[in-house]
This is a predicted structure of a 76-nucleotide RNA (transfer RNA) from a Candidatus Heimdallarchaeota archaeon. Its mean pLDDT, the model's own confidence on a scale to 100, is 82. RNAcentral holds the sequence, with entries from ENA. Rfam family: tRNA.
RNA sequence: GGCUCGGUAGCUCAGUUGGCAGAGCGCAAGACUCAUAAUCUUGAGGCCGGGGGAUCGAGUCCCCCUCGAGCCACCA
Numbered sequence: 001g002g003c004u005c006g007g008u009a010g011c012u013c014a015g016u017u018g019g020c021a022g023a024g025c026g027c028a029a030g031a032c033u034c035a036u037a038a039u040c041u042u043g044a045g046g047c048c049g050g051g052g053g054a055u056c057g058a059g060u061c062c063c064c065c066u067c068g069a070g071c072c073a074c075c076a
Base pairs, nucleotide, nucleotide: 001072002071003070004069005068006067007066010025011024012023013022019056027043028042029041030040031039049065050064051063052062053061
């Protein structure tokens, strides 16, 4: 330098044919208990790595940039 995959909640990850952003764990409150844990119920927490474009409408399509992982090549 080229190619491939990936960046979505605090963490690990889903997100279908473009049409109201989700799960598990964690966190908070409540129930239960003498109490704690476990269990059950409820809730908070994001604008999807950054920018631009096409579209009535983008996490999803196109372009540029950036970060991470892997593969290949170059450099004496």